[in-house]
Context: one part of a larger RNA
Molecule: large-subunit ribosomal RNA, domain VI
Organism: uncultured Bacilli bacterium
RNA sequence: CGUAGGAAAAUUGAAGAGAGCUAUCCUUAGUACGAGAGGACCGGGAUGGACAAACCUCUGGUGUAUCUGUUGUAGCGCCAGCUGCAGUGCAGAGUAGCUAUGUUUGGAAAGGAUAACCGCUGAAAGCAUCUAAGCGGGAAGCCUCCUUUGAGAUGAGUUUUCCCAUACGUAUGUAGUAAGAUCCCAAAUAGACGAUUUGGUUGAUAGGCUGGAGAUGGAAGAAUGGUGACAUUUUGAGUUGACCAGUACUAAUAGAUCGAGGA
Repeated sequence: CGUAGGAAAAUUGAAGAGAGCUAUCCUUAGUACGAGAGGACCGGGAUGGACAAACCUCUGGUGUAUCUGUUGUAGCGCCAGCUGCAGUGCAGAGUAGCUAUGUUUGGAAAGGAUAACCGCUGAAAGCAUCUAAGCGGGAAGCCUCCUUUGAGAUGAGUUUUCCCAUACGUAUGUAGUAAGAUCCCAAAUAGACGAUUUGGUUGAUAGGCUGGAGAUGGAAGAAUGGUGACAUUUUGAGUUGACCAGUACUAAUAGAUCGAGGA
């Protein structure tokens, strides 16, 4: 820009894309078959491999603004307690998120038309013949079925709901509006930027605060014991990024713009 008014949703599916794998074991059955050796079709069940997708409950990884221990050095006047620097100083753990080696799921089943091939009926050609007329069976392959994109499918589809017939103008049109949308602002289940999604006081969108989960692992101060290093008690203590709730304390204020009148 189009989809012959303007919007918000929900859809149909033309046409694309993806997927499609396979082994072993048990049973049928040591049956059919075979002199024996050997050894099935058909059907039923179980367990895997590789591949793919999703996810983080479990097992792990990471986790440089979480917690703890600790070395050297410097500072806060000293003790105590802290802080800076040394690759995050080093080390031990570890929430969220992201992850695989972890977990779950998938290939199926079914229908249709067929290939090679197997047939029925059957003449040309009194026989025979699956074929010439006619009618069946038949594959991991083809078309559906499954997942997904999808009406710019210009052939532009369908349904539901909302807004209405303003003012000026001879007309084309212009202007202010409606439903609605955007700018702007707080953000994340989104993200290079746009976009998407959740909100904007009739509000839990983010921060803060309060509570919790989880993590760390027993704070500081004090008392007691010990010559002392230290230990015990107060005390599952104190601290705590991302997680879950509650709560308007702070910030989403105030506002601006676009947007029909139906050839």